A computed fold for a 125-nucleotide RNA from a Burkholderiales bacterium, annotated as Guanidine-I riboswitch aptamer. It matches the Rfam family "Guanidine-I riboswitch aptamer". Its family is annotated with regulation of gene expression in the Gene Ontology. Taxonomically the source falls in Burkholderiales (Bacteria, Pseudomonadati, Pseudomonadota, Betaproteobacteria). The coordinates come from a structure-prediction model, not an experiment, and the mean pLDDT is 82. It was read from a public genome assembly, where an Rfam model found it.

RNA sequence: CAGCAGGCGCGCUAGGGUUCCGGCUUCUUUCGUCAACGCAGGGAGCGACUGGUCCGAGAGCACGCCGGUCUCGUGUGUCGGUCACGACACGCGAGGCUCCACGGAGGGACAAAAGCCCGGGAGAG
Numbered sequence: 001c002a003g004c005a006g007g008c009g010c011g012c013u014a015g016g017g018u019u020c021c022g023g024c025u026u027c028u029u030u031c032g033u034c035a036a037c038g039c040a041g042g043g044a045g046c047g048a049c050u051g052g053u054c055c056g057a058g059a060g061c062a063c064g065c066c067g068g069u070c071u072c073g074u075g076u077g078u079c080g081g082u083c084a085c086g087a088c089a090c091g092c093g094a095g096g097c098u099c100c101a102c103g104g105a106g107g108g109a110c111a112a113a114a115g116c117c118c119g120g121g122a123g124a125g
Base pairs, nucleotide, nucleotide: 006066007065008064009063011061012060015055016054020052021051022049023046024045025044026043027042028041029040031038032037067098068097069096070095071094072093073092074091075090076089077088078087079086080085100120102123106118107117108116
């Protein structure tokens, strides 16, 4: 310096925040005869509110599809061979494999944040 570690999807988790639900605080309105207080409705606020909805991993889990590669079988074609057969290309069927992976800051989206996206990035090896 160059090459290499394939792509997509479903479910879930680590994790994440606060649009909606719930919860909490506060104000207000009707009603319960008044007050205190209570039920219900509405406004504002709180995620250092356990939660539901929601987002969610290249280096997390469990799977599926496509692709790649290899093995076996088989069809067609080409080449080689005295023959048995062999090699290659394309197609079909069955099966194996698809490893490894330390990583900022900063920026981005959605309501917002994040192990999401930039990103197997920069950098390190």